RNA sequence: CACUUAUCAAGAAAGGCUGAGGGAAUGGCCCUACGACGCCUUGACAACCUGUCCUAAGAUUCACAUCUGGAUAAGGUGUCAACUCCAACCUUGCUCUUGCAAGGGUAGAUAAGUC
Numbered sequence: 001c002a003c004u005u006a007u008c009a010a011g012a013a014a015g016g017c018u019g020a021g022g023g024a025a026u027g028g029c030c031c032u033a034c035g036a037c038g039c040c041u042u043g044a045c046a047a048c049c050u051g052u053c054c055u056a057a058g059a060u061u062c063a064c065a066u067c068u069g070g071a072u073a074a075g076g077u078g079u080c081a082a083c084u085c086c087a088a089c090c091u092u093g094c095u096c097u098u099g100c101a102a103g104g105g106u107a108g109a110u111a112a113g114u115c
Base pairs, nucleotide, nucleotide: 002114003113004112005111006110007109008108013042014041015040016039017038021031022030023029026087027086028085043080044079045078048076049075050074051072052071053070054069057068058067059066060065084107089104090103091102092101093100094099
C1' cells in the first nucleotide's frame, strides 16, 4: 500500500518556534498576519486495543461454534473550528418544484487484525 471488521449528529486548551496558506479530492461555504496550517512543551477529550477489578449470566444455532456486560484510565494509538463543515451518486416517499425526508452506495478519518 492492500484486504476484513467496527465507529464517525457528542467531547476537548494554553505557551513557544515558524511564516502563508489551510479545511483530502470536485462545487460551495468557511478559517487565516487579531498569525491559520505545521512542529515542540504542558494540558485536556475519548474509550478502539492491552492491563487491572467486578460479573460467570444471556442471545443465535440441530450441533459445532459465534456474539455480548460494567468500572478504571496504568500502557499503545487517536483527537482537541464548523454533523466526516455542506452537497454530490442511487432508491423510495412527500411536494408539484428545481425542494424536503428516509435508506443505501462511493470516498475519507480512526482503531484492531491479516498480508
The prediction has a mean pLDDT of 81. Predicted 3D model of a 115-nucleotide RNA (SAM riboswitch aptamer (S box leader)) from a Bacteroidota bacterium. The organism belongs to Bacteroidota, within Bacteria. The model forms 97% of the base pairs in the Rfam consensus.